[in-house]
């Protein structure tokens, strides 16, 4: 200092290619079944996508800058 990659609830990931207002497991909460604890069912909160700008009726998705943090190279 150049190519890549990667960033989405607490953790772990999937959507992304092919644009249509975000889902999965695990943890959480409330209930119930048990004397309890595990488990099991059954409902239930919690992100609006690292961060700005633009394209577009409509952006996690496309386009542009940045920022971290990983790999490779000088």
């Nucleotide at each position: 200092c150049g190519g890549g990659g990667a960033g989405u609830g607490g953790c772990g990931c999937a959507g992304c290619u092919u644009g249509g207002u975000a889902g999965c497991g695990c943890a959480c909460c409330u209930g119930a079944a048990u004397g309890g604890g595990g488990u099991u069912c059954a409902g239930g909160a919690g992100g609006u996508c690292g961060u700005c700008c633009g394209u577009u009726c409509a952006a996690a998705u496309c386009g542009g800058a940045u920022c971290u943090c990983c790999c490779c190279g000088a």

The RNA shown here (transfer RNA) has 74 nucleotides and comes from a Dehalococcoidia bacterium. The prediction has a mean pLDDT of 83. It matches the Rfam family "tRNA". By type it is a transfer RNA. The sequence is in RNAcentral, with records from ENA.